[in-house]
RNA sequence: GCCGGUAUAGCUCAGUUGGUAGAGCAACGCUUUCGUAAAGCGUAGGUCAUCAGUUCGAAUCUGAUUAUCGGCU
Repeated sequence: GCCGGUAUAGCUCAGUUGGUAGAGCAACGCUUUCGUAAAGCGUAGGUCAUCAGUUCGAAUCUGAUUAUCGGCU
C1' cells in the first nucleotide's frame, strides 16, 4: 500500500433483508434473614464509533473518516 472482519448500556453480546433499541452479568432500591450470602420483585443506565447522503422513516442501505483485529504484498 491492497483486501476483509469488528465498533450497540459499566462488561459480554443480540437485534436480517428500513418501521419507536433488548437480554445476561454488574449497579441501586425493596422483600426475605438476628446479620451476611443466596433467592424474588422493581428502578436506572444508550447521540447504536464519527461526519455526510438516500428515504415519510436508518443500528440496519450508500460514501468518507477514526480505532482495533486478521490476511496479502

A computed fold for a 73-nucleotide RNA from Sporomusa ovata, annotated as transfer RNA. NCBI's taxonomy places the organism under Bacteria, Bacillati, Bacillota, Sporomusaceae, Sporomusa. Its Rfam family is "tRNA". Rfam describes the family as follows. Transfer RNA (tRNA) molecules are approximately 80 nucleotides in length. The same sequence occurs in records of 3 taxa.